The part of an RNA shown here (large-subunit ribosomal RNA, domain IV) has 352 nucleotides and comes from a metagenome. Model confidence (mean pLDDT): 89 of 100.

Context: one part of a larger RNA
RNA sequence: CACUGGCUAAGGAACUCGGCAAAAUAGCACCGUAACUUCGGGAGAAGGUGUGCCCGCCGACGUGAUGGAACUUGCUUCUUGAGCGUUAGCGGGUCGCAGUGAAAUGGGGGUUGCGACUGUUUACUAAAAACACAGGACUCUGCGAACUCGUAAGAGGACGUAUAGGGUCUGACGCCUGCCCGGUGCUGGAAGGUCAAGGGGAGAGGUUAGCGCAAGCGAAGCUUCGAACCGAAGCCCCAGUAAACGGCGGCCGUAACAAUAACGGUCCUAAGGUAGCAAAAUUCCUUGUCGGGUAAGUUCCGACCUGCACGAAGGGCGUAACGACAUCCCUACUGUCUCGGCCAGUGACUCA
Numbered sequence: 001c002a003c004u005g006g007c008u009a010a011g012g013a014a015c016u017c018g019g020c021a022a023a024a025u026a027g028c029a030c031c032g033u034a035a036c037u038u039c040g041g042g043a044g045a046a047g048g049u050g051u052g053c054c055c056g057c058c059g060a061c062g063u064g065a066u067g068g069a070a071c072u073u074g075c076u077u078c079u080u081g082a083g084c085g086u087u088a089g090c091g092g093g094u095c096g097c098a099g100u101g102a103a104a105u106g107g108g109g110g111u112u113g114c115g116a117c118u119g120u121u122u123a124c125u126a127a128a129a130a131c132a133c134a135g136g137a138c139u140c141u142g143c144g145a146a147c148u149c150g151u152a153a154g155a156g157g158a159c160g161u162a163u164a165g166g167g168u169c170u171g172a173c174g175c176c177u178g179c180c181c182g183g184u185g186c187u188g189g190a191a192g193g194u195c196a197a198g199g200g201g202a203g204a205g206g207u208u209a210g211c212g213c214a215a216g217c218g219a220a221g222c223u224u225c226g227a228a229c230c231g232a233a234g235c236c237c238c239a240g241u242a243a244a245c246g247g248c249g250g251c252c253g254u255a256a257c258a259a260u261a262a263c264g265g266u267c268c269u270a271a272g273g274u275a276g277c278a279a280a281a282u283u284c285c286u287u288g289u290c291g292g293g294u295a296a297g298u299u300c301c302g303a304c305c306u307g308c309a310c311g312a313a314g315g316g317c318g319u320a321a322c323g324a325c326a327u328c329c330c331u332a333c334u335g336u337c338u339c340g341g342c343c344a345g346u347g348a349c350u351c352a
Base pairs, nucleotide, nucleotide: 001347002346003345004344005343006342007341008340010338011337014336019333027051028050029049030048031047036041038172052094053093054092055091056090057089059087060086061085062084063083067079068078069077070076071074095099107331108330109329110328112326113325114323115322119131120130135170136169137168138167139166140165141164147156148155149154173318174317175316176315178248179247180246183245184244185241186240187239188238189237192236193235194234198230199229203225204224205223206222207221210217211216249267250266251265252264253263276310277307288304289303290302291301292300
C1' cells in the first nucleotide's frame, strides 16, 4: 500500500450524478394509529410502553397418585383430587451500562411520473414505464369451418360447433371516445366502358386441274393469314365503411386609454383538433413567467397557455391498492464527507 473486519472527539449528507456504501430499525405482548379508498384496504401506518432472574399469592389447562361410593365383580363406572408439567395475572425482592443481554430478526414519512394488479423478459453488461394480463372493440369462420403445416395422402383447429374457433388493435376500474370516406384498403352493386382464351368467319394470300397464242385468269382440295360480332373475373364506374391505413388550415380587419377580439371579410380543404390535458417520459427558444419549498433550487411541486411539434382504443383524462421502476423533499442514522486516526486478520515486501 491492497483486501476483509472492528472502533472513533465535534459536526451530521457539508460527500456524490445520486445517501452509492455503511449505520440505524428489528422478535414477542399491550396501547395507539392520518389523508385517501374500488370499503377489501391503507396497517406492522405513524408513535409509545413492557421484556432477565428469585420468592409468594392466585387463575387456567394437561396428566392423574391415593382414598371413597356403586353395582352388572370388570383391564368396570362415578367421585376425590396429591404430586408433576405448561402458562396468564397480581405483589415483593434482586443484579448489570445494557434482560428479543449472543445469533437470526422491517428504518420511517410525504409529493409527483409511468404501468392497474400477481406474473414474464434480453441463459453471459438492460428486470423496466418493455411483454403478458383479466376487461373492451373490430373482423373472418355454418363445419370436409375459417386458419396453419404438408407436393399429396394426411394432421392440427377439435373428438370443439358462433356463449365456439382464428386474426388485428386496445389493456383493471371510473368518466368518455368528437369531425373527415377526397386518397389507399375492405365490403356491396351491376347499367355502361375496357378486356383473355375460345367461338365466329367477311375477306386476302400460296399451290394448280382447266382455259388462253401470250400476258394472264383460275374451280375443288390442301394450306397460311384474318375484319365485324359474341365473350368471365378484374379495372374504370356507383355506393357504404375510420376501435380500417390515415387526416383533422391560412391571411386581414374590428369594442369610447391601451391591450385583446365575442364579431366580420376572404382564400383553400374530404374535413379543418371537440372534451380533457398541457414548458409534459412530449417545450426548440428555456434556467419561459408567477407561486411554494431553501439563507441560496437548470431538478421538484402548484398554476398560466405563446401546444417549435398533446389529444381521444398507434386510446384521452383521472384513479384506491401494488412496484428490487423513475423524480423531489423530510425524519432517524451514520467515517459518504470536514479529515483524518487507531486496531485485527490475510496478502504485498525482506530472508530461508